[in-house]
Notes:
Large-subunit ribosomal RNA, domain IV from a bacterium, 363 nucleotides, folded computationally. The coordinates come from a structure-prediction model, not an experiment, and the mean pLDDT is 86.
Context: one part of a larger RNA
RNA sequence: CUCUGGUUAAGGAACUCGGCAAAAUGACCCCGUAACUUCGGGAGAAGGGGUGUUCCUUAUUGUCAAGGCCUUCACGGCUGGAAGCGAUAGGGAGCCACAGGAAAGUGGUCCAGGCGACUGUUUACUAAAAACACAGGUCUCUGCUAAGGUGUAAACCGAUGUAUAGGGACUGACGCCUGCCCGGUGCCGGAAGGUUAAGAGGAGGGGAUAGAGGAAGUUUACUUUCUCGAAGCACUGAAUCGAAGCCCUGGUAAACGGCGGCCGUAACUAUAACGGACCUAAGGUAGCGAAAUUCCUUGUCGGGUAAGCUCAGACCCGCACGAAUGGCGUAACGACUUGGACACUGUCUCAUCCAGAGACUCG
Numbered sequence: 001c002u003c004u005g006g007u008u009a010a011g012g013a014a015c016u017c018g019g020c021a022a023a024a025u026g027a028c029c030c031c032g033u034a035a036c037u038u039c040g041g042g043a044g045a046a047g048g049g050g051u052g053u054u055c056c057u058u059a060u061u062g063u064c065a066a067g068g069c070c071u072u073c074a075c076g077g078c079u080g081g082a083a084g085c086g087a088u089a090g091g092g093a094g095c096c097a098c099a100g101g102a103a104a105g106u107g108g109u110c111c112a113g114g115c116g117a118c119u120g121u122u123u124a125c126u127a128a129a130a131a132c133a134c135a136g137g138u139c140u141c142u143g144c145u146a147a148g149g150u151g152u153a154a155a156c157c158g159a160u161g162u163a164u165a166g167g168g169a170c171u172g173a174c175g176c177c178u179g180c181c182c183g184g185u186g187c188c189g190g191a192a193g194g195u196u197a198a199g200a201g202g203a204g205g206g207g208a209u210a211g212a213g214g215a216a217g218u219u220u221a222c223u224u225u226c227u228c229g230a231a232g233c234a235c236u237g238a239a240u241c242g243a244a245g246c247c248c249u250g251g252u253a254a255a256c257g258g259c260g261g262c263c264g265u266a267a268c269u270a271u272a273a274c275g276g277a278c279c280u281a282a283g284g285u286a287g288c289g290a291a292a293u294u295c296c297u298u299g300u301c302g303g304g305u306a307a308g309c310u311c312a313g314a315c316c317c318g319c320a321c322g323a324a325u326g327g328c329g330u331a332a333c334g335a336c337u338u339g340g341a342c343a344c345u346g347u348c349u350c351a352u353c354c355a356g357a358g359a360c361u362c363g
Stems, first nucleotide, its partner, number of pairs: 001358006008351001010349002014347001019344001027051005036041001038173001052095012067079004071074001096100001108342007115334002120132002136171007148157003174329004179259003184256002186252005193247003199241002204236002207233001211228008260278001262276003287321001288318001299315003303311001
């Protein structure tokens, strides 16, 4: 010097990102206990007092003699409660120590915010949370061979259930609430018209051919070549008919989503209840707001401090809150997070000493 414990004058968070760590609190009994509240809680709130041992006494109580009653007269049953010895609690008096829950084990507390209602769950091995879940709410699908899911299938789950059931999605106790927009996208309904596949249909078209005609050649009945060409065959093929879908037409936002600019105006100024014209599907309602959201920004005001980029209360100019991607509150709860206070302390001013284990020397 390092580690693990212990001690400390005065101060007491000045340490530090932050009281991290440590200290303090601690058991049982008694007194006492606020705001708030969903009346259950909050609450062990907070804050106080007592605790050893000896004797006396009071009350209750355990044990139990005498006595009494009964009878099947027995080593019986019931009742009864003195003295003594104990137990618990109250009162009084004394004794000892610095100290009486004498050791050990054994809550620190309060105030005010944020988030999440809560108990739970999670990144086995860097994250326990404000994340997930949750009861509750809403929408939607599903009439049973259900919807949905697993499997190639058989089959199985759903479910030996049946819409007070089951699947999916979102939200997330509770309280007060949940505004406007259906133009886009999605979903649901509608079927007149438009478009439209396979398929049906077959007008026609060309091909090749029996054959017919022409020309040339020659062994005059053949060869070559050109033109036309029926039926059948194969190919191709217009009109027309032809479903869903799409176009079209309605509905639907606790479906995906969206929720405006400009100019002017009041008898100080400022501001604009008011007016004008523009655009939109509709222009953000209630509530909240420098917020887990605010860039400018340490916004401004007052508060707390001697001093406050954090904090709590307001204001509203919301860069860029906002209503189940829920809004705003909210008792209780939280190894969450922010700010403050009391107590307490070697966290610190600033270090000291002690014990043990290392380090160091020898081996």
The sequence was found in a public genome assembly.